[in-house]
RNA sequence: AACUGAAAAAGCCAAACCUGUUGCGAAGCAGGGACGGAAAGCUAUGGGUCUUUCAUAAUAGAAAGAUCGCCAGGCUGCCAAA
Numbered sequence: 001a002a003c004u005g006a007a008a009a010a011g012c013c014a015a016a017c018c019u020g021u022u023g024c025g026a027a028g029c030a031g032g033g034a035c036g037g038a039a040a041g042c043u044a045u046g047g048g049u050c051u052u053u054c055a056u057a058a059u060a061g062a063a064a065g066a067u068c069g070c071c072a073g074g075c076u077g078c079c080a081a082a
Base pairs, nucleotide, nucleotide: 004080005079012037013036017032018031019030020029021028022027035069041075042074043073045072046071047070048067049066050065051064052063053062054061
């Protein structure tokens, strides 16, 4: 250094829910709160799921969005027992 891992140590993040707020909506942001997380850090790149609009007899579809704590990819990071 890499792989691997959370054993130890220092720490970090924050589910559901509640309050406020933004949005047509999915959902986001702030505060509280901890279900959990070795990347639960960043990234919407590929899928998946969700929302709105269009279209269609209906399905399929198209466009614009959301979701990274749905899965994977890319980039970066603390420690070092085995």
A computed fold for an 82-nucleotide RNA from Sulfurovum sp., annotated as c-di-GMP-I riboswitch aptamer. Lineage of the source: Bacteria > Campylobacterota > Epsilonproteobacteria > Campylobacterales > Sulfurovum.